Predicted 3D model of a 73-nucleotide RNA (transfer RNA) from a Bacillota bacterium.

RNA sequence: GCUUCCGUGGCGCAGCAGGUAGCGCAACGCAUUCGUAACGCGUAGGUCGGGGGUUCGAAUCCCCCCGGAAGCU
Numbered sequence: 001g002c003u004u005c006c007g008u009g010g011c012g013c014a015g016c017a018g019g020u021a022g023c024g025c026a027a028c029g030c031a032u033u034c035g036u037a038a039c040g041c042g043u044a045g046g047u048c049g050g051g052g053g054u055u056c057g058a059a060u061c062c063c064c065c066c067g068g069a070a071g072c073u
Base pairs, nucleotide, nucleotide: 001072002071003070004069005068006067007066010025011024012023013022019056027043028042029041030040049065050064051063052062053061
């Protein structure tokens, strides 16, 4: 330098033939218990790496950039 893949709440991931984002863990509250943990119920938390474009509408398509991984030279 080239190619491919990845970048979504604190963490691990899903959602990618476009219709305004979900699961688990963690956090907090409640209940339970003599108490703790576990189990149960509930709550809050992200606008999808950044910018631009297409579209009525983009996490999802296109372009550029940034970061990470693998391969080639």

Rfam family: tRNA. Rfam's curators write: Transfer RNA (tRNA) molecules are approximately 80 nucleotides in length.